Predicted 3D model of a 362-nucleotide RNA (Bacterial RNase P class A) from an uncultured Gammaproteobacteria bacterium. Rfam family: Bacterial RNase P class A. By type it is a ribozyme. Gene Ontology terms of the family: ribonuclease P activity, tRNA processing and dimeric ribonuclease P complex.
RNA sequence: GGAGCCGGCCAGGCAACCGCUCGGCCUUGGGCCGGGAGGAAAGUCCGGGCUCCUGCGUGACAGGGUGCCAGGUAACGCCUGGGGGGCGCGAGCCCACGGAAAGUGCCACAGAAAAUAUACCGCCGGCUUUGGCCGGUAAGGGUGAAAAGGUGCGGUAAGAGCGCACCGCGCGGGUGGUAACACGCCGCGGCACGGCAAACCCCACCCGGAGCAAGACCAAAUAGGGGAGCAGCAAAGGCCGUAAGGCCGGCGCACCGGUGUCCGCCCGGGCUCCCGGGUAGGUCGCUAGAGGCCAUCGGCGACGGUGGUCCCAGAUGAAUGGUUGUCCUCGACAGAACCCGGCUUAACGGCCGGCUCCUUCU
Numbered sequence: 001g002g003a004g005c006c007g008g009c010c011a012g013g014c015a016a017c018c019g020c021u022c023g024g025c026c027u028u029g030g031g032c033c034g035g036g037a038g039g040a041a042a043g044u045c046c047g048g049g050c051u052c053c054u055g056c057g058u059g060a061c062a063g064g065g066u067g068c069c070a071g072g073u074a075a076c077g078c079c080u081g082g083g084g085g086g087c088g089c090g091a092g093c094c095c096a097c098g099g100a101a102a103g104u105g106c107c108a109c110a111g112a113a114a115a116u117a118u119a120c121c122g123c124c125g126g127c128u129u130u131g132g133c134c135g136g137u138a139a140g141g142g143u144g145a146a147a148a149g150g151u152g153c154g155g156u157a158a159g160a161g162c163g164c165a166c167c168g169c170g171c172g173g174g175u176g177g178u179a180a181c182a183c184g185c186c187g188c189g190g191c192a193c194g195g196c197a198a199a200c201c202c203c204a205c206c207c208g209g210a211g212c213a214a215g216a217c218c219a220a221a222u223a224g225g226g227g228a229g230c231a232g233c234a235a236a237g238g239c240c241g242u243a244a245g246g247c248c249g250g251c252g253c254a255c256c257g258g259u260g261u262c263c264g265c266c267c268g269g270g271c272u273c274c275c276g277g278g279u280a281g282g283u284c285g286c287u288a289g290a291g292g293c294c295a296u297c298g299g300c301g302a303c304g305g306u307g308g309u310c311c312c313a314g315a316u317g318a319a320u321g322g323u324u325g326u327c328c329u330c331g332a333c334a335g336a337a338c339c340c341g342g343c344u345u346a347a348c349g350g351c352c353g354g355c356u357c358c359u360u361c362u
Base pairs, nucleotide, nucleotide: 001358002357003356004355005354006353007352008351009350010349012327013326014325015324016323017322018321020036021035022034023033024032025031026030038333042344043343045342046341047340048339049338050211051210052209053208063207064206065205066204067203068082069081070080071079072078083097084095085094086093087092098202099201103200104199105196106195107194120141121140122137123136124135125134126133127132149167150166151165152164153163154162168191169189170188171187172186173185174183175182176181215284216283217282218281225275226274227273228272229271230270232253233252237248238247239246240245255269256268257267258266291310292309293308294307295306296305297304298303328331
C1' cells in the first nucleotide's frame, strides 16, 4: 500500500422567526420556564410484567413448541462459553446438532435392484444342436443424489471379511473433562441390515385462554327496569291575641280510564320522588422502569454485586412541525400509542478499536 474479518458508535450542524403538545408557575383567557421519537419506534415472530376470565388441582388426555453440553437471565426458541460437523490460506463464519438394530411410511427419473434384496454387461465352471441354456460371483463396467465398509496381501475356477494387516465401525473397560465429548490407551466382535424424523412416530423437557378497544371508577338527556306516593289543601266569614300568629269554618279542588253513583281493592295509563344497570361524556390504567450513565469488585464471557448520580414523550382526531439564512462530507431507512427483554427485516454515508492474509521497504 492492497484485500478482508470482528466489535462498538453517530444518524446533518448552528441561528432567527412563527407554530403544536405535555408538565410546572404566574395569572384569567394570556405570559414565562422546562420536556418532546428510533436504532430499528417496523414485522407482531418468540419470552415476560400487568389486567380480566376459568369452583379447585405441579392432575389426565388432546394440541402446540423446544431438542449437543454447561452457564446467564424474570423468562425465552435469546445471549455467553465449550463440544461435534461443514466452509475459508487465515482473522473468522455457518449448522433444528436427541432417536433410523421400536414400528409404519417415502426415496422422482434412470437402473437388474432404492433395501425380507437382486443380476443388464462382464468374469468363471458345466452342457451344447454353436443359437444359447443352467449354475457360481458381486472384484470390474453401467444407472443414479444415493448401490450393502476402504486399501493391500493371501486365497480361488472366477470371486467374496472367505482369511490376515492397517484404517474405519460397533460393544465393554480405562484415562482426561462438571458435562457434551476426546484419546497414536486396553480388550472383544468380521462388521451387526443406504438415506429421510423442518414424514408419521418414540424419548426428554416446556406451555390454561384472551388481551390496554385489557380492566377500574365517576356519570347527563332520552328510552326501558324496580320501589314509594297521589295526600289533604283550602276561599268568604267569625272568635282570641297589642302584634307575630292560633282556633272555628268549609265555597272549591281532591289525576284519567276500566261501572250510572259512592267506598274499598285490583288492572292499565299519567304525574312526582327515590333506587339500580347501562350509553354519550369524563377520570384512572399511562409511564420511575427487570430504567439510563459513571466508578468499583467478582467472572474468560453473557452477566451479577455494591456505591454515586440523573428523570428522559405520554397524545386520544391523536403533538414532535414550517419558513428563512448559513456551513459541510448535501443527509438513508423510517414516526411512539400499556410497558419491558430478544429475534428478524429495512437502511445514504461516516468514525473508532481489535485482528487476518498478500505485497513492498527498513